Annotation
c-di-GMP-I riboswitch aptamer from a Desulfobacterales bacterium, 87 nucleotides, folded computationally. Its Rfam family is "c-di-GMP-I riboswitch aptamer". Gene Ontology term of the family: cyclic-di-GMP binding. About the family: GEMM was predicted in a large-scale screen for bacterial structured RNA regulatory elements. It was read from a public genome assembly, where an Rfam model found it. The coordinates come from a structure-prediction model, not an experiment, and the mean pLDDT is 83.
RNA sequence: GCUUGAUAAAGGCAACCCAUCCGGAAGGAUGGCACGCAAAGGCACCGACCCCAAUUGAUUUUGUGAAAGGGCGGCGGGCCUGCGGGG
Numbered sequence: 001g002c003u004u005g006a007u008a009a010a011g012g013c014a015a016c017c018c019a020u021c022c023g024g025a026a027g028g029a030u031g032g033c034a035c036g037c038a039a040a041g042g043c044a045c046c047g048a049c050c051c052c053a054a055u056u057g058a059u060u061u062u063g064u065g066a067a068a069g070g071g072c073g074g075c076g077g078g079c080c081u082g083c084g085g086g087g
Base pairs, nucleotide, nucleotide: 002087003086004085012037013036017032018031019030020029021028022027035074041080042079043078045077046076047075049071050070051069055066056065057064
């Protein structure tokens, strides 16, 4: 440097739920708690999925379509970075 996930060692993160706050919503933040994770560390480039108050079309005011916009990294791909071990 490349590759890998057997046994370890040191550790790390934190699902669901609850409380508070932000948001129209999806969702996010903080604290508690652990379902799990060898990148469950980071990044919205591609796909999937989710929201859609405001705009616009149609419509019986419900609902619904479209174009933006937003979300999601613990959905997959891709990129960057990291601990210790094996080859």